[in-house]
A computed fold for an 84-nucleotide RNA from a Clostridia bacterium, annotated as c-di-GMP-I-GGC riboswitch aptamer. The sequence was found by an Rfam model in a public genome assembly.
RNA sequence: AGCGAUAAAGGCAAACCCGUCGAAAGGCGGGGACGCAAAGCCACGGGUCUAAAGCUUUUUGCCACGAUAGCCGGGCUGCCGAAA
Numbered sequence: 001a002g003c004g005a006u007a008a009a010g011g012c013a014a015a016c017c018c019g020u021c022g023a024a025a026g027g028c029g030g031g032g033a034c035g036c037a038a039a040g041c042c043a044c045g046g047g048u049c050u051a052a053a054g055c056u057u058u059u060u061g062c063c064a065c066g067a068u069a070g071c072c073g074g075g076c077u078g079c080c081g082a083a084a
Base pairs, nucleotide, nucleotide: 003081004080011036012035016031017030018029019028020027021026034070040076041075042074044073045072046071047068048067049066054062055061
């Protein structure tokens, strides 16, 4: 470098509930654990979601902005050390 144990020490926390912010997707805090070896960080590429504003043939439409790193790829950083 790569790899990932029924190892050790620790870490994170899905759904759901409460509070809060938001138009929404969703974020944050608390509870809670389905899972996770990067489930640490970055929206760069693709995907998906939203659709207050804007556009429109008035719509189950399009879409700027936005969201998602626990959808995938990529970049940066990082704990431990059995086997192969």
Annotation:
Rfam family: c-di-GMP-I-GGC riboswitch aptamer. Rfam links the family to the GO term cyclic-di-GMP binding. NCBI's taxonomy places the organism under Bacteria, Bacillati, Bacillota, Clostridia.